Model confidence (mean pLDDT): 75 of 100.
A computed fold for a 394-nucleotide RNA from uncultured Colwellia sp., annotated as Bacterial RNase P class A.
Taxonomically the source falls in Colwellia (Bacteria, Pseudomonadati, Pseudomonadota, Colwelliaceae).
The sequence was found by an Rfam model in a public genome assembly.
RNA sequence: CGAGUUGACGAGACAAUCGCUGCUUCAUCGUUGUGCCUUCGGGUAGACAGAUGGAGGGGAGGAAAGUCCGGGCUCCAAUGAGCAGGGUGCCAGGUAACACCUGGGCGGCGUAAGCCGACGACAAGUGCAGCAGAGAGAAGACCGCCGAUGACCGCUUGCGGAACAGGUAAGGCUGAAAGGGUGCGGUAAGAGCGCACCGGAUUGCUGGUAACAGUAAUUGCAGGGUAAACUCCACCCGGAGCAAGACCAAAUAGGGUUUCAUAUGGCGUGGCUCGCGUUGAAACCGGGUAGGUUGCUUGAGCUAUAGAGCGAUUUAUAGCCUAGACGAAUGAUUGUCACUUUCUUUUUUUGAAAAGGAAAGAUACAAAACCCGGCUUAUGUGUCAACUCACUUA
Numbered sequence: 001c002g003a004g005u006u007g008a009c010g011a012g013a014c015a016a017u018c019g020c021u022g023c024u025u026c027a028u029c030g031u032u033g034u035g036c037c038u039u040c041g042g043g044u045a046g047a048c049a050g051a052u053g054g055a056g057g058g059g060a061g062g063a064a065a066g067u068c069c070g071g072g073c074u075c076c077a078a079u080g081a082g083c084a085g086g087g088u089g090c091c092a093g094g095u096a097a098c099a100c101c102u103g104g105g106c107g108g109c110g111u112a113a114g115c116c117g118a119c120g121a122c123a124a125g126u127g128c129a130g131c132a133g134a135g136a137g138a139a140g141a142c143c144g145c146c147g148a149u150g151a152c153c154g155c156u157u158g159c160g161g162a163a164c165a166g167g168u169a170a171g172g173c174u175g176a177a178a179g180g181g182u183g184c185g186g187u188a189a190g191a192g193c194g195c196a197c198c199g200g201a202u203u204g205c206u207g208g209u210a211a212c213a214g215u216a217a218u219u220g221c222a223g224g225g226u227a228a229a230c231u232c233c234a235c236c237c238g239g240a241g242c243a244a245g246a247c248c249a250a251a252u253a254g255g256g257u258u259u260c261a262u263a264u265g266g267c268g269u270g271g272c273u274c275g276c277g278u279u280g281a282a283a284c285c286g287g288g289u290a291g292g293u294u295g296c297u298u299g300a301g302c303u304a305u306a307g308a309g310c311g312a313u314u315u316a317u318a319g320c321c322u323a324g325a326c327g328a329a330u331g332a333u334u335g336u337c338a339c340u341u342u343c344u345u346u347u348u349u350u351g352a353a354a355a356g357g358a359a360a361g362a363u364a365c366a367a368a369a370c371c372c373g374g375c376u377u378a379u380g381u382g383u384c385a386a387c388u389c390a391c392u393u394a
Base pairs, nucleotide, nucleotide: 002389003388004387005386006385007384008383009382012337013336014335015334016333017332018331020059021058023056024055025054026053027052028051029050034045035044036043037042061365065376066375068374069373070372071371072370073241074240075239076238080274081273082272083271085237086236087235088234089233090104091103092102093101094100105119106117107116108115109114120232121231125230126229127226128225142172143171144168145167146166149165150164152161153160154159155158180198181197182196183195184194185193199221200219201218202217203216204215205214206213207212245294246293247292248291255285256284257283258282259281260280265279266278267277268276301320302319303318304317305316306315307314308313339361340360341359342358343357344356345355346354347353348352
C1' cells in the first nucleotide's frame, strides 16, 4: 500500500419557537342514570363519560417486516389411555423454551484468516438411477489375452501352425458411477492367487464426560450410491388465538321452515377408538343491537460495577421506568456542535499529515397495535479493532 475474513458501535446530538398526542396532578364548566329535598313544576349533590386551562415529565426500528420457530397470557376444560399423524436427528452445555445460541467432533470448500453442514440407520424390508454399455447390485464377457490339458493340421515325434472346447477379468469400450488402490512375485494367460504398504472388518489398550482420536494384534477381506426416497430407530408433541377473553349498557321476533336422532343416540376446540362428563343436534329463511370500559404495558425488563465461566450465560449490589393509540398521535422551522464528501489556503514534509475557510449531504430499507426470546429477508452510509494473504522498503 492492496485484496480479503471476523467482530463491535451508530442510525446524528443539544437548544428555542410553533403544532399534534397519551399519562399524572390541580382548577373551572358540565353530566343521562343515581342519592337527598320537593308545593311534583323543579332544586341540590355529583362518580363515569366529556370540554377548557395550568404544571410536570414522555412519545416509532435495527429490522417495528415475514408470520417461520419457541414461549408468556386467555379460553375450550374437570381428568386419562391407545392408535394414526406431526416435529427433531453428531456430542456436551446455555436458556422459560426452541428447529435458537455457545463450545467441541467429523465431513466439505478456501493458499489462509475463516465459512457451510437436512450430521442416527442401506447386512430389517421395498424402491429409484433415462439412454449407453457385456454387465448397474447376491449385477459381467462385446473387443481383447491365453490355449498348459483335450481335440485339428503339417512334419524331422518333438517342434511349429491355427484357435474348436476350455480358461480369464489384469488391458480396452460404455457410463455420473463397473466386483478396493499402488507395486512386486507368480501363472499358459490372469486374478488377493501370494507378499509389502494403504484401505476394510474384528478385538484389545491409551486419551477424552462424550461425539471421537491414536495405537497394537489378527484376518485376504467389502452385496457400490441414494433415506432433502418410502421406511426403521431414538426422543418430543392438545387446540384456537387479543378479531383470545372479561365486564357494563342497549335492542329484539324466547320468530318461522326442514332434516336426523331419541340414551345402543346426540354434544363436548386437530383425526379415530375407549374412558369421563352432559343431555338432543344441525341447516336454511327472516328480524334486532353492535356503544363503552378492560385486557393494554413493571417486564423470563434495561443500565452500571464486581465475581464465576473458553464461551453462550449466570450470581450479587446499586440505579432507572423509557409510546399505549382505536380510523388510529409522535411533525415543521431556525441556530450551534459533531460526522461524511468535494474544492481551496497555510505550515511541516520521502510518502503524506495537521490546522483554517466555503459549499453540499445525512439520501437507503422502511413505520408500533397483547408482550417477549430467536431465525430469515430488505437496506443508504460511516467509524473502530483484530486476523490472513500477496507485493515493496528498512